[in-house]
RNA sequence: AGAGUUCGAUCCUGGCUCAGGAUGAACGCUGGCGGCGUGCUUAACACAUGCAAGUCGAACGAGCUUUAUUGCUACGAUCCUCUUCGGAGGUGACGGUUUUAAAGCGAGUGGCGGACGGGUGAGUAACGCGUGGGUAACCUGCCAUAUACCGGGGGAUAACAGCUGGAAACAGCUGCUAAUACCGCAUAACACCUCAGUGUCACAUGACACAGGGGCCAAAACUCCGGUGGUAUAUGAUGGACCCGCGUCUGAUUAGGCAGUUGGCAGGGUAACGGCCUACCAAACCGACGAUCAGUAGCCGACCUGAGAGGGUGACCGGCCACAUUGGGACUGAGACACGGCCCAGACUCCUACGGGAGGCAGCAGUGGGGAAUAUUGCACAAUGGAGGAAACUCUGAUGCAGCGACGCCGCGUGAACGAUGAAGUAUUUCGGUAUGUAAAGUUCUAUCAGCAGGGAAGAUAAUGACGGUACCUGACUAAGAAGCUCCGGCUAAAUACGUGCCAGCAGCCGCGGUAAUACGUAUGGAGCAAGCGUUAUCCGGAUUUACUGGGUGUAAAGGGAGCGUAGGCGGUCUUGCAAGUCUGAAGUGAAAACCCCGGGCUCAACCCUGGGAUUGCUUUGGAAACUGUAGGACUGGAGUGUCGGAGGGGCAUGUGGAAUUCCUGGUGUAGCGGUGAAAUGCGUAGAUAUCAGGAGGAACACCGGUGGCGAAGGCGGCAUGCUGGACGACUACUGACGCUGAUGCUCGAAAGCGUGGGGAGCAAACAGGAUUAGAUACCCUGGUAGUCCACGCCGUAAACGAUGAAUACUAGGUGUCGGGUCCCAUUGGGAUUCGGUGCCGCAGCAAACGCAAUAAGUAUUCCACCUGGGGAGUACGUUCGCAAGAAUGAAACUCAAAGGAAUUGACGGGGACCCGCACAAGCGGUGGAGCAUGUGGUUUAAUUCGAAGCAACGCGAAGAACCUUACCAGGUCUUGACAUCCUUCUGACAGAAGUAUGUAAUGUACUUUUUCCUUCGGGACAGGAGAGACAGGUGGUGCAUGGUUGUCGUCAGCUCGUGUCGUGAGAUGUUGGGUUAAGUCCCGCAACGAGCGCAACCCUUGUCUUAUGUAGCCAGUAUUGAGUUAGGCACUCAUGAGAGACUGCCAGGGUGAACCUGGAGGAAGGUGGGGAUGACGUCAAAUCAUCAUGCCCCUUAUGACCUGGGCUACACACGUGCUACAAUGGCGUAAACAGAGGGAAGCGAAGCCGCGAGGCCGAGCGAAUCCCAAAAAUAACGUCCCAGUUCGGACUGUAGUCUGCAACCCGGCUACACGAAGCUGGAAUCGCUAGUAAUCGCAGAUCAGCAUGCUGCGGUGAAUACGUUCCCGGGUCUUGUACACACCGCCCGUCACACCAUGGGAGUCAGAAAUGCCCGAAGCCGGUGGCUCAACCUCGUGAGAGAGCCGUCGAAGGCAGGUCUGAUAACUGGGGUGAAGUCGUAACAAGGUAGCCGUAUCGGAAGGUGCGGCUG
Repeated sequence: AGAGUUCGAUCCUGGCUCAGGAUGAACGCUGGCGGCGUGCUUAACACAUGCAAGUCGAACGAGCUUUAUUGCUACGAUCCUCUUCGGAGGUGACGGUUUUAAAGCGAGUGGCGGACGGGUGAGUAACGCGUGGGUAACCUGCCAUAUACCGGGGGAUAACAGCUGGAAACAGCUGCUAAUACCGCAUAACACCUCAGUGUCACAUGACACAGGGGCCAAAACUCCGGUGGUAUAUGAUGGACCCGCGUCUGAUUAGGCAGUUGGCAGGGUAACGGCCUACCAAACCGACGAUCAGUAGCCGACCUGAGAGGGUGACCGGCCACAUUGGGACUGAGACACGGCCCAGACUCCUACGGGAGGCAGCAGUGGGGAAUAUUGCACAAUGGAGGAAACUCUGAUGCAGCGACGCCGCGUGAACGAUGAAGUAUUUCGGUAUGUAAAGUUCUAUCAGCAGGGAAGAUAAUGACGGUACCUGACUAAGAAGCUCCGGCUAAAUACGUGCCAGCAGCCGCGGUAAUACGUAUGGAGCAAGCGUUAUCCGGAUUUACUGGGUGUAAAGGGAGCGUAGGCGGUCUUGCAAGUCUGAAGUGAAAACCCCGGGCUCAACCCUGGGAUUGCUUUGGAAACUGUAGGACUGGAGUGUCGGAGGGGCAUGUGGAAUUCCUGGUGUAGCGGUGAAAUGCGUAGAUAUCAGGAGGAACACCGGUGGCGAAGGCGGCAUGCUGGACGACUACUGACGCUGAUGCUCGAAAGCGUGGGGAGCAAACAGGAUUAGAUACCCUGGUAGUCCACGCCGUAAACGAUGAAUACUAGGUGUCGGGUCCCAUUGGGAUUCGGUGCCGCAGCAAACGCAAUAAGUAUUCCACCUGGGGAGUACGUUCGCAAGAAUGAAACUCAAAGGAAUUGACGGGGACCCGCACAAGCGGUGGAGCAUGUGGUUUAAUUCGAAGCAACGCGAAGAACCUUACCAGGUCUUGACAUCCUUCUGACAGAAGUAUGUAAUGUACUUUUUCCUUCGGGACAGGAGAGACAGGUGGUGCAUGGUUGUCGUCAGCUCGUGUCGUGAGAUGUUGGGUUAAGUCCCGCAACGAGCGCAACCCUUGUCUUAUGUAGCCAGUAUUGAGUUAGGCACUCAUGAGAGACUGCCAGGGUGAACCUGGAGGAAGGUGGGGAUGACGUCAAAUCAUCAUGCCCCUUAUGACCUGGGCUACACACGUGCUACAAUGGCGUAAACAGAGGGAAGCGAAGCCGCGAGGCCGAGCGAAUCCCAAAAAUAACGUCCCAGUUCGGACUGUAGUCUGCAACCCGGCUACACGAAGCUGGAAUCGCUAGUAAUCGCAGAUCAGCAUGCUGCGGUGAAUACGUUCCCGGGUCUUGUACACACCGCCCGUCACACCAUGGGAGUCAGAAAUGCCCGAAGCCGGUGGCUCAACCUCGUGAGAGAGCCGUCGAAGGCAGGUCUGAUAACUGGGGUGAAGUCGUAACAAGGUAGCCGUAUCGGAAGGUGCGGCUG
């Protein structure tokens, strides 16, 4: 940074799609390790269980426990000493009680903390947040600093004890007691209140400092004696509160909103200002710069993306806000209207003895539920931080760690080197190979990770380590334990095989798949990324596709129908001031983290840390004054006024004129008129049409008349008068920027249409009739009503178009025309110049091109309007306007990958011009009618094998189906095969040939005779039998897989290329034009110059002549014969060769001194002499797989092979091509004449004989200029027939024969005799032919045993006509239109029918939201209240004060009511979209067959038709 996709191709417009990055992600497949992060985006759904806020005994009293201690003491255990054994003395445990000390426990009073920390994002569009300010309108516990003080009293109350109630929660009564609990008193200020004063500063109110008078307010002790604590005040710090500027999503199909609402005064309330609250007064306030309403949403630092500007997001981390089951409320407190406090109400859950109670995970774990989806009921207070405490310490799901998840980022590994028999396997193959691939194996080496063992931190400053025996280090050990996922048609890196056969499937877009799929599935190979890879979802990018940077509007989407004008935007020249914008300097702020940069720390990185930059913004302040702005002054060029003048279908009103149509009256006059493509309806003998005279009435104004005039547009046309608007020219007197544009608004606005009242001649929607037509709701005709006209009022739209908004300025020319002026020359008049309009051509420039081009679509500026893919749709809903018709505004769901513009090449046209052709015309003869032959369709059949299908299938493949052919059918046989190659084995008297026997429908079976070769003797060749497979075989499929061959346009004159030039390009030019030709044949001209394939010529044949050679050909002359028979000859004919000849060469005229044309001469032939061969680029997926060849598929004891019989020959019918006829230009008979070209050995077959004949017998000659087929026929001559179903015609049939052949039944040809059908010249229609042709006559050949009316050739006789190109058909060239490109057999419109989808309306129904009014009114604050209650204080009372009670205002939830908005749903209904090959028509695209389209009205199954006006697209 771009790419794909509209087309046959091109350029443009324009949408759709892709490649990139990102994520709190999810899903699929896969999964080795570590570090750092991160993890309910959904149900602000409900929660079991545990924990998350306590602490202080150095505030206090009591209780209990333990240890120690002190005194007393009942009983006196135990032990010791003495002993007279009686006892005495001492010791004194355990115990009771008392004192003291220490420790602990749990409850209570009291203090501090539960307002922090942690969670969530429901609400909120707001001073909520961000940013910058303000408070002279405020508060602040703990902390810091400073000053001062801490004196002396009082009364209670928990705990506790007893009693009572209750299931419980808990509550009540009586009694006792302490305090740093509570309450007076004293003292006191720079605190507070009040009085009054000075100074400084400031202001909307005031602030600060100093000094004075009066009043008023405080405390608490504990102690280890070090302190700690308390009270008051001031200051600071910290934290908060309030106010303000600016910024902060969408909708106008939400335009008006608001009632404490806006302001004032007074009061209340608060820490404080304030309608914050109350009473009263006023009626304000907000809003197009978007109020109100509705929808959506926590905001920001930041995060993602982007070149940037922007766009999107608001997870984690950080700041702020809000919330804590839903709603309301206050209490306490420095701080709350309080997540783990209280009260009330609602819902829900739990307990209950039914009386009543308890609860709130959006704290950490965890559970259920929801969901595509998100973790452990872990460890520790070791660190950091917090609460309490003097401290020890306690508490801390904050936090630090661990666990789970590839969820993300980062790092590492899954080995390294050597290793070619290029192993095996796999895949493919042209069978040779190639790929996988040094890859593996193998050899050598290493150990990062993981595993094992040993050591072992920092984190902690003395102690204290959850993490953790963790990080890290060391050692030994084994290549072991560690690779997948997606893709491979293009975009986009990477291809082959098989399977499948529009199926299964793929697909981001284009699109793949219908038998050879690089696109589906699998395999192999390859590409990419990698512990991940893909998919899905979302965001930005690409997208300059909303365009500020950075787009457009003539025809692609897009200029308002036009004007006036409000707000707004923009605005001429000079000058002075100010400084709002602008520029510049400085200061403050812009939190940290993030981003960027220099460094540093984890082995690196991710990650973390230090410092700097950046934070483009806001605020304050100093300065500058060019520009914009603003204020003042001045100017005249923009604009306007004035005076004079001419032009004009400008507008409105009134009057008036002639021509024409129609009607009425009268006259003349008679049979038609009218109308059409042709007719008919209609009018007319009751007198039309025609014609003459008179009259009536309405509408429109010929000629002039003109891309001429006027108007803003719509529009405006006889003449006259009145009123009136604008533009223009000349003069340059006046004003002095008064200007431009213009949302909303107002006015005007063709035609049609509507309302009321007139009018109505013509025309004419609707309607009626007649035609046309398959139909004809049309086109054509005859009638005809609304309407068209007038007045008044609506409507407000058109292709209202120059498809081009208005204004100003600038930018080469040329040539018309309208109006005015100036100058020059002048006779009508002409010339030059200037201002204003209106046209054409054209340069630069612009434009996709077409084109525009001073009247811009050029260059610039200002303002307005409009556009953003096609359809749905200018539709629906809503709103406004309208009498209505309808107009204006104006979506979405859904659907498509296009829709579109300009130009190009073709093709086509019931477009045009030119030209040609047996194309028509002019002629001749046919076909179509009959019978027969033959082919086809159809039908039939066991089979009637297959193919060919408009011309260009149909006497075609088939130049010849009785068997064979033969591919079809029936039946019967064979299975390596009827045919080819290879292998093993056997045999060489096997097979074959000949014969015999037997047998079948046929292939068979048995027997007899005959019968191998070479050799190094191993064997080999050959032949056959048997066997096994490779294979054979297929007229089976596909001509839409192919080659080859062929048909056709068409023997038409075309089809292309190189270089150059033009065009952005497809392409054009050349090849067009003027002539000419059979011809793109030739000439001239020309941005073309040349060339190629075609045309022509070269080839064959025929027509004339010359020459060479004469046998089997010929015979003039000589001889000869029955006979060119023979001798002879080669002159002639002829044959075979070689040549000549014709070239517009010559003459005349025409033509451009051309090409060429016309005529003529000469010539056998004259303008390519006749005929043939020869077929350009291409078209038709034309024909052929059944001539042949061939890919792929299919069959393989059969779809192959063989045999017999049958069929291809059928037969109600239809068509094509022929033959023979219908007769006298003839039939028949008799006897005569003249060809050419061919064929002949399994052949042609003479002569002769036999037969009526077909033919038979015999067999000469000839492999052919020798012989034979072979007779040519029509013709001519003579005779006969006499117009008839015949002496025409010969079908059909009978009988008898003959030939070929193994065999003529199905199913051949011919002959003789007999029979003797249809048919008397053929409807509509249609074919061939232009001269040796048509017509007519016969002959030959191929195929072939036999079989031709077919086919291919050959000659004989031998015409008529062509004025001409209007028409039919086909073709060529140029041009034009096109919505066609599969190319008119094209494209395409609408109704109807069917299926599906979304949507509008809809009697209603249901649900939700926010308000409003009324009712009820909890808790609670506030107010009121008395006859209730109360220790402290006092003057002791009916005190002060407080409390409960009651009342009241407010007040949540709830109830009722009528509306608003939103959503869901609904019988039925409206249109829309999409669908396979449905139905009806043919509207549009070509002049689309009636030019189309726009608006409107009306009619009709439908497209649509018609009327009126408009446009040219």
Molecule: small-subunit ribosomal RNA
Organism: Bubalus bubalis bubalis